[in-house]
RNA sequence: UCGCGCUAGGCGGGGAGCUAGCGGUUCCCUGAACCCGCAAUCCGCUCCAGCGGGGCCGAACUCCUCUCCGAGGGGGUGGCAAUCGAGGUCAGGGCUCGCGCGCGCGAGUGUUGACGGCCAGGUUCCGCGCACCGGGAGCCUGUGAACCGCGUCAGGUCCGGGAGGAAGCAGCGCUAAGCAGUCUCUCCCGGGUGCCGCGGGGCAACCUGGCCCGAGCGAGCGCCGCAGGCACCGCCUCGAGGGCGACCUUCGACGAAAGGUGCGCGA
Numbered sequence: 001u002c003g004c005g006c007u008a009g010g011c012g013g014g015g016a017g018c019u020a021g022c023g024g025u026u027c028c029c030u031g032a033a034c035c036c037g038c039a040a041u042c043c044g045c046u047c048c049a050g051c052g053g054g055g056c057c058g059a060a061c062u063c064c065u066c067u068c069c070g071a072g073g074g075g076g077u078g079g080c081a082a083u084c085g086a087g088g089u090c091a092g093g094g095c096u097c098g099c100g101c102g103c104g105c106g107a108g109u110g111u112u113g114a115c116g117g118c119c120a121g122g123u124u125c126c127g128c129g130c131a132c133c134g135g136g137a138g139c140c141u142g143u144g145a146a147c148c149g150c151g152u153c154a155g156g157u158c159c160g161g162g163a164g165g166a167a168g169c170a171g172c173g174c175u176a177a178g179c180a181g182u183c184u185c186u187c188c189c190g191g192g193u194g195c196c197g198c199g200g201g202g203c204a205a206c207c208u209g210g211c212c213c214g215a216g217c218g219a220g221c222g223c224c225g226c227a228g229g230c231a232c233c234g235c236c237u238c239g240a241g242g243g244c245g246a247c248c249u250u251c252g253a254c255g256a257a258a259g260g261u262g263c264g265c266g267a
Stems, first nucleotide, its partner, number of pairs: 001267006009057003012030005020046005034054005063260003067256002072251006079244002083240007092233002094230003098226003102223004108217002116212008124201006130194002132191007140181004149174004157166003
């Protein structure tokens, strides 16, 4: 050095997650890598490895160590755009309200006289009157007293010798308080009363009428300007959970390179 037979070892690894920690089941990355059973209300272990059973390769492309590369994952810092929420902002957009001797359009209206000016009256307030309504009183009518009101008083009673006289019940007539009625008249009080009258006040606005003047007036709409309101949009600040990319850090597959690792027999 070669051949044969063996052995260590290998037949995937890594990140996240779980866990006191580790391996596995789970998810992801790598990329091709034996089979069966078990495992999240977990399975196994306590130190380098899933546990149990079977199979294959086997000292090198394949096993071990170190270095490099770096798919991908974790942590941190600050950033970006979007979404959502809270607060603020009326300078911008939007909506809305008001104003302007503003500008424009313009239904209508106007020489049967617009706008404007002047006058009078009304709508308003006060007082008085009148009327109306309601209440009360008077007047009027009726009624109205067993005795204790009036008049007349039959009968009866009393006084008287008589003539005559006296008181007086019932009845009749009248009347007071009261009651009822009439509402024509008179007076008083009151009024959510009035197409009423008189006088006075007020007169911003509107209406009616008269006079002067002589051509505009004009609801509404749009634009402009000014001044408010509303947080719908926008803007500002803060926050939330995701996303994207940057930097730092950490682990790190695949791959590359270097080094290392047996035993027996025979030639």
Background:
RNAcentral holds the sequence, with entries from ENA. Bacterial large signal recognition particle RNA from a Gaiellaceae bacterium, 267 nucleotides, folded computationally. A source record names the gene ffs. It matches the Rfam family "Bacterial large signal recognition particle RNA". Gene Ontology terms of the family: SRP-dependent cotranslational protein targeting to membrane, signal sequence recognition and signal recognition particle, plasma membrane targeting. The family's RNA type in Rfam is non-coding RNA gene. On this family, see Regalia et al., Nucleic Acids Res 2002: "Prediction of signal recognition particle RNA genes". The source organism's lineage runs through Bacteria, Bacillati, Actinomycetota, Gaiellales and Gaiellaceae.